Predicted 3D model of an 84-nucleotide RNA (transfer RNA) from a Gammaproteobacteria bacterium. It matches the Rfam family "tRNA". Rfam's curators write: Transfer RNA (tRNA) molecules are approximately 80 nucleotides in length.

[in-house]
RNA sequence: GCCGGGGUGGCGAAAUUGGUAGACGCGCCAGAUUCAAAAUCUGGUGGUGGUAACACCGUGUCGGUUCGAGUCCGACCCUCGGUA
Numbered sequence: 001g002c003c004g005g006g007g008u009g010g011c012g013a014a015a016u017u018g019g020u021a022g023a024c025g026c027g028c029c030a031g032a033u034u035c036a037a038a039a040u041c042u043g044g045u046g047g048u049g050g051u052a053a054c055a056c057c058g059u060g061u062c063g064g065u066u067c068g069a070g071u072c073c074g075a076c077c078c079u080c081g082g083u084a
Stems, first nucleotide, its partner, number of pairs: 001083007010026003019067001027045006046057004060076005
C1' cells in the first nucleotide's frame, strides 16, 4: 500500500427488513442483613438544565440519503487481523 473485522454509559456487551438507544452482566450509590465486614437480597444508576413535571443533547469525527440512521452511502481518525 491493498483486503477484511471492530469503535455504543465508568467497563464488557445487546439492539441484524432503517422505526422507544443502552437490554443483560460488572462496577458504583442507597437500603436490608451483620457486633463490624464479606457474601447475599431489594431499589437506583448516560449527560446537561430544572425544586419537580419535563426539555434538550448523546452510538469515533465530518458530511450525505430518508418522514425517520447505531444500522445505508462517502471521506477521514483510531484499533485488530490477513497479505505483498